Two RNAs folded together computationally: RNase P RNA and transfer RNA, 439 nucleotides in total. Rfam match: Bacterial RNase P class A. Rfam classes the family as a ribozyme. Its mean pLDDT, the model's own confidence on a scale to 100, is 76.

Order: sequence, then structure tokens, then C1' cells
RNA sequence: UAACCAGGUCGAGUGGCCGCGGGCGCGGCCGGGCUUUUGUGCCCGGUGUCUGUGUCUGAGGAAAGUCCGAGCUCCACAGGGCAGGGUGCUGGGUAAUACCCAGUGGGGGCGACCCUAAGGAAAGUGCAACAGAAAUCAAACCGCCGCGCCGCACAAGGUGCGGUAAGGAUGAAACGGUGCGGUAAGAGCGCACCAGCAGCCGGGCGACCGGCUGGCUAGGCAAACCCCACCCGGAGCAAGACCAAAUAGGAGGGAGAUAAAGUGGCCCGCUUUUCCCUCGGGUAAGGUCGCUAGAGGUGCGGGGCAACCCGCAUCCCAGAUAGAUGGUCACUCUCGACAGAACUCGGCUUAUAGACCUGGUUGCCUU
RNA sequence: GGGCGAUUAGCUCAGGGGUAGAGCGGGGUCUUUACACGGCCUAGGUCGGGGGUUCAAAUCCCUCAUCGCCCA
Repeated sequence: UAACCAGGUCGAGUGGCCGCGGGCGCGGCCGGGCUUUUGUGCCCGGUGUCUGUGUCUGAGGAAAGUCCGAGCUCCACAGGGCAGGGUGCUGGGUAAUACCCAGUGGGGGCGACCCUAAGGAAAGUGCAACAGAAAUCAAACCGCCGCGCCGCACAAGGUGCGGUAAGGAUGAAACGGUGCGGUAAGAGCGCACCAGCAGCCGGGCGACCGGCUGGCUAGGCAAACCCCACCCGGAGCAAGACCAAAUAGGAGGGAGAUAAAGUGGCCCGCUUUUCCCUCGGGUAAGGUCGCUAGAGGUGCGGGGCAACCCGCAUCCCAGAUAGAUGGUCACUCUCGACAGAACUCGGCUUAUAGACCUGGUUGCCUU
Repeated sequence: GGGCGAUUAGCUCAGGGGUAGAGCGGGGUCUUUACACGGCCUAGGUCGGGGGUUCAAAUCCCUCAUCGCCCA
């Protein structure tokens, strides 16, 4: 200097004026009490419907998709069985996960590094179109070899029986691969190396790795059914609770069978109720809570390779309900992308103009 | 805000691992004086986009996009 690799940060800035949502304070407003001859003054409470004013605060790294996991709420305190679903190398982290970290095996790249749903196919069932002789307790189309017969002949050729998976041909895939020996021709038939399998020994918490020995071979697909191990009850803040209004209704207690409803797959079990059906009426997006202080942020110290955990200090950082977070002026710059909270968190995925930082790799140039 | 479903020819839909069809519509032709009906033939598809599993994907898995439905 060029091309790349990995990780991280930011997401125009500053000021003036006006406007909008929310919190707090003060005043107005309403009610009550005390005081004063009256005017008034003081205290307490209410209201944020209406109004003024001061002050503080007001979108994101993804607020998005709703793909996972939780908190919270209701149904039983979430119970039993069946069905169904999910996850799937090992160890760790976490409230939990399909997420994250560190490793193992496999694959890719010259390399930094990247990708990986990766248990079981010697438990069973199933699938493999077309092509091909044959597609899984394999198979003889061509070829090769032996024997019988025809042939003058033990030759060529033809034909029948048998052997043979080394060669050809088909296919995504043909029952280990390469080589030497061996044989009528062949064949793990024998041997060497390689792949795979089983056993033993050593290392590692483990996935697994290394070595030795053995018989010589066991195909693929489980993001097909299935088996094994582990996990999962359902619904979702439009969950749910309270108040007011309206409509309907005498209140309370006891007994009993059945029925209905709820528990949103089914059965059991559990809970609730006098019911069930029909007709008619009322309510109109009523108010309050849930609603934001939390597995929270930042800094320092410690433990750990890391994810993460522990301790201390410090900070408060939207909370609407027709839904706020904007407009304008001035200056500056690299001239501005994707995009807007709605119960809340932890992840993943997707969109994103550009700017910056840290570490590393491979080339080229110079010294 | 939350919960679900669908996407295959111009239109409506089958097909749920083996190379994609049906009806209507389109084109040609026969029939008719001509048209319609009818008969025969025929064209038309990156199965919404991308990635993965598999020998092989419309189909199985992941992700994105578009459209639709339900919940006070």
C1' cells in the first nucleotide's frame, strides 16, 4: 500500500422561538372547619373534568417479524392417563431456550477464518422414479473359463450344462479400495497398506483421540414412520381485577338425584350452577387499576479461557387510550439509511446511507 | 396489540418425495350460407422469493414477502 477476515461503537450536531404527551409543585375551582363587627385570613380535604404558570422528562438498534424462551394474569394448587408437539455431538452459562460460550468430529478456504438439525440404519416397517440382466435373505445381458455334443480335428465357429462379480454397459447408488501373489478363469482365497467394525490398553469430566490385536465387510434415506434420552397443561394485557350506570331479582340455610356449563384435543378427575330453550329490553367504543423500579443501566473491584457470576457505589431512563415524541429559524459537517413504543424482559431472524475503533491474514513495494 | 390460514396455467382449484394436471378461458381446424352449440388438435408453469435435507423437493425443514380471517 492493495485485497480480505474477525470483533466492537455510533446512527448528524449546537442554540433560539412555538406546539404536543406524562410526572411533580404553586395558583384557580369545589366542600368542610376555625377566626373576625364586617371585609378577610388561616387550616384540612377533594378534583385533575376545566384553566393558568414553573420545573423535569419524552422512541430504536432494530421499537419490525411474532420464530423461540420466560415473567405476570385467569382457568384447580396445573393433577393422572392416552394422543400430539418439540429438542437431539460433549461440557458449561442462564429464570429459561431451538439462545450464548468453550471444545470434539465432518466439510470449505493458500491463509486469517468460516459452515455444520451432528443420537440410533447389526430393533422393526417403509422408500428408491427412469435406466439397467440385477436395487438388497441380490443378480449372469455382454465378456472370461471348464466339460459334453456338432464340426476331419483337443483349432475357429455354433449349441447345452456349470463356474466366475476381475473387465464392459446402466444408474445418484451395484455387497470395501489399490497393488502383489494365486487360479481353468476368478474371488479377502492369501498377504501389505488404506477405510470401516469389534475387543483390549493408555489419555481426556466428556464428545473423542492414540496404539495393539482380531475375524475379514456390515450399502443409502430417520428435515420417512419409528426406537432411545430429555422437555412441554391451555389461553393470552382485547389476560384479568375493581367501581359506576342500566336491566333483572325478596334474603339466608339444609338435603338430593340428574342435567348443564367451565377446565378450548380425548378420557378420568376437579370446580361452579338450579337449570335449559325461546322472545323482548338495556349498555356503545364509561372510568380506575394492571402500566412500568426492572432476571434494570453505568462505573469500579474480584472469580472464570469465555459465555457469565459475585460484591460495592451511583442513576431513574416514554407510559398514551383516537393514541404525544413535532414545526420553524440560524450556524456547522461527511448532507443524513432502515425505520415509530402500546404489559414487560432474554434471545434469534430480517431491513439499514454511511462513519469510526481494535486485532489479524495473504500479496506487492521500500529499507 | 394478540392469535391463525393461504400462495400451483389468464381465472377457480387438485396433487403431501419420482420430474405437474382438471374445469372454464385462449389459438387452430372440421361442421354451417354465416354465427352459436358440438367434434378433433394445440399453446401456456423458474409451483410467491431465497437457503437447507435428499440421488431427487410443488411436496420435508428454516427464513422473507404478499393477501385474507378471527379476538373487545